Context: one part of a larger RNA
RNA sequence: UGACGGGGGCCCGCACAAGCGGUGGAGCAUGUGGUUUAAUUCGAUGAUACGCGAGGAACCUUACCUGGGCUUAAAUGCAAAACGACCGGCUGGGAAACCAGCCUUUCUUCGGACGGAUUGCAAGGUGCUGCAUGGUUGUCGUCAGCUCGUGCCGUGAGGUGUCGGGUUAAGUCCCUUAACGAGCGCAACCCUUAUCCUUAGUUGCCAGCGGGUAAUGCCGGGGACUCUAAGGAGACUGCCAGUGUAAACUGUGAGGAAGGUGGGGAUGACGUCAAAUCAGCACGGCCCUUAUGUCCAGGGCUACACACGUGUUACAAUGGCCGAUACAAAGGGCAGCUACCAGGUGACUGGAUGCUAAUCUCUAAAGUCGGUCUCAGUUCGGAUCGGAGUCUGCAACUCGACUCCGUGAAGUUGGAUUCGCUAGUAAUCGCGCAUCAGCCACGGCGCGGUGAAUACGUUCCCGGGCCUUGUACA
Numbered sequence: 001u002g003a004c005g006g007g008g009g010c011c012c013g014c015a016c017a018a019g020c021g022g023u024g025g026a027g028c029a030u031g032u033g034g035u036u037u038a039a040u041u042c043g044a045u046g047a048u049a050c051g052c053g054a055g056g057a058a059c060c061u062u063a064c065c066u067g068g069g070c071u072u073a074a075a076u077g078c079a080a081a082a083c084g085a086c087c088g089g090c091u092g093g094g095a096a097a098c099c100a101g102c103c104u105u106u107c108u109u110c111g112g113a114c115g116g117a118u119u120g121c122a123a124g125g126u127g128c129u130g131c132a133u134g135g136u137u138g139u140c141g142u143c144a145g146c147u148c149g150u151g152c153c154g155u156g157a158g159g160u161g162u163c164g165g166g167u168u169a170a171g172u173c174c175c176u177u178a179a180c181g182a183g184c185g186c187a188a189c190c191c192u193u194a195u196c197c198u199u200a201g202u203u204g205c206c207a208g209c210g211g212g213u214a215a216u217g218c219c220g221g222g223g224a225c226u227c228u229a230a231g232g233a234g235a236c237u238g239c240c241a242g243u244g245u246a247a248a249c250u251g252u253g254a255g256g257a258a259g260g261u262g263g264g265g266a267u268g269a270c271g272u273c274a275a276a277u278c279a280g281c282a283c284g285g286c287c288c289u290u291a292u293g294u295c296c297a298g299g300g301c302u303a304c305a306c307a308c309g310u311g312u313u314a315c316a317a318u319g320g321c322c323g324a325u326a327c328a329a330a331g332g333g334c335a336g337c338u339a340c341c342a343g344g345u346g347a348c349u350g351g352a353u354g355c356u357a358a359u360c361u362c363u364a365a366a367g368u369c370g371g372u373c374u375c376a377g378u379u380c381g382g383a384u385c386g387g388a389g390u391c392u393g394c395a396a397c398u399c400g401a402c403u404c405c406g407u408g409a410a411g412u413u414g415g416a417u418u419c420g421c422u423a424g425u426a427a428u429c430g431c432g433c434a435u436c437a438g439c440c441a442c443g444g445c446g447c448g449g450u451g452a453a454u455a456c457g458u459u460c461c462c463g464g465g466c467c468u469u470g471u472a473c474a
Base pairs, nucleotide, nucleotide: 001474002473003471004470005469007468008467009466010465011464012463013462015458016457019421020420021419022418026313027312028311029310030309031308032307033306034304035303042053043052064299065298066297067296068295069294070293076122077121078120079119080118083115084114088103089102090101091100092099093098106113107112124288125287127286128285129284133282134281135277136276137275138273140271145184146183147182148181149180150179151160152159153158164175165174166173190265191264192263193262195233196232197231198230199229200228201227205222206221209220210219211218236259239253240251241250242249243248315414319373320372321371322370323369324368325367331362332361333360336355337354340351341350342349343348380411385406386405387404388403389402390401391400427450428449429448430447431446432445433444
């Protein structure tokens, strides 16, 4: 100087408390451990691994296993010498890759071009080392810290500044001061949302005027309104009152759409964990080279006495079922989204039309209004199993999703424990997208609808910041 203390003081955080909803019990989904296996490819392992890499494992992917092939090789370049083929078609073998045989077969300005085969030189490796590395990332933590120049103090390591008194979300600001300044962080500048104004009206809108219809901005037209998207305004403790030297704080203050960082996002200092990644990529070293490279078929990654994590569906009446009916936002669409019509109980199928989209299309559910069930393992719950189908795709056996009929398991609110959340939040309801032929999505990322309760307080648990003290630690 740090680090640590079941030392002290001050302060903060859904850290506790106050509340609401979950986990742990059941079924299923998914990941992991273990076990099994020819193989169940590899990595991630307290917080900071475990719906993680994977934003799509039937083949492919695929790295694993079994079997069958190739050896300059799957690709590309250079050189050499030779050829006019190669490709394609057919036949045979074969699971295919591939092997064997037959047929067919260039252009030319004569310089060459093109093509594949041969030979040689360069290959290839998801093999090892993340403890040789780059790059990227997690975490402490969006915590308020981490440093420098000059000066001063100290023999020196080093200190001071950065401490103290206030204040703040903040090393934020003020006062004091052997310190005076500065840098990286904080804040602001950026995006979005909440209000208003101006400009602009198409594909959006329709108040007023006219036309038309069974009905609809449908048409003429209009720019008022909504909206769209560009530019501005607006919030700064600016004003008032009180407290205070000041910074600042308090107020059911005024005005205002918004008030004290308005809400949300992006943004992550010096560093810590030899943290993670050689399997995204790059790269040093080591290793393999008729194989640890490469091609193909089939299998495996989907196994199952068990254990754990994360989810989902429930156990019902604030509910289930049936009928009627209303209201979004954000996104996607040409090998696509599909109105509408017809067939089918349905998944879907056959026609048909619009849209390369503010134009066409995919579009709500909870809700509301009626009816029924009446507390039951039930008209709750839907696992499992049987049968019949639809769709995608060479192909659904291992191993797809969906539909219909039948079947109708556990489960009656879950021990110790443990998690999330402070407001348009939790809870609850549906919608969309990426990946994608299809889909094991109940996952992830977004979007809107309905919409709470509680916070006395900081004694305690956890994590963190500053000052101080002790130390046989570095």